[in-house]
RNA sequence: AGUAGAGGCGCGGUGAUUAAGAUUAGUCCGUUGGAUGAUGUUUAGGUCAUGUGAAGAUGGAUGAAAGGAUGAACCGCCGAAGUGAGGAUUCGCUGAACAGUUUCCGAGCUGGUCUUAUGGAUAAUAUCCAUCGGACUGUCAUCAAUAACUUGAUGGAGCGCUACU
Numbered sequence: 001a002g003u004a005g006a007g008g009c010g011c012g013g014u015g016a017u018u019a020a021g022a023u024u025a026g027u028c029c030g031u032u033g034g035a036u037g038a039u040g041u042u043u044a045g046g047u048c049a050u051g052u053g054a055a056g057a058u059g060g061a062u063g064a065a066a067g068g069a070u071g072a073a074c075c076g077c078c079g080a081a082g083u084g085a086g087g088a089u090u091c092g093c094u095g096a097a098c099a100g101u102u103u104c105c106g107a108g109c110u111g112g113u114c115u116u117a118u119g120g121a122u123a124a125u126a127u128c129c130a131u132c133g134g135a136c137u138g139u140c141a142u143c144a145a146u147a148a149c150u151u152g153a154u155g156g157a158g159c160g161c162u163a164c165u
Stems, first nucleotide, its partner, number of pairs: 001165005008078001010077005018069001026062007036049003040098006081110003086105003091100001111137005117131005139156007
């Protein structure tokens, strides 16, 4: 340097199913209201709706979807993958500012699983993510014990470890 492997509730992906989303958003009708409303907010414009009644409130009828989740099955794998400063890019009538959204590159960090607490996303006590801590587990190094198998203690990190060439 190359090839092949190991860690286990191992990692990720796919479409379908199911629950929830949802006494929801939206639409229509009635009552009230009485001049504004439609865009994430503000502002300058544009277009449209509106005294044949706007916004708001309330009653009734009707009534979705997306993201996220889900057992089995299949696929790709063992920095599998996750996160991510920063950069570029997309979106909504037009411009600007702020806040969001899409896609890609990406330094750095994390061996893996589970989990309390805190914080964030979300309709959600589901689930996911981040941080400190805890438990378990794999791997290597050092030290000690053991005839050996192996056990214990301390410490490190996957740019690691094992086997072969």
Molecule: Lysine riboswitch aptamer
Organism: uncultured Eubacterium sp.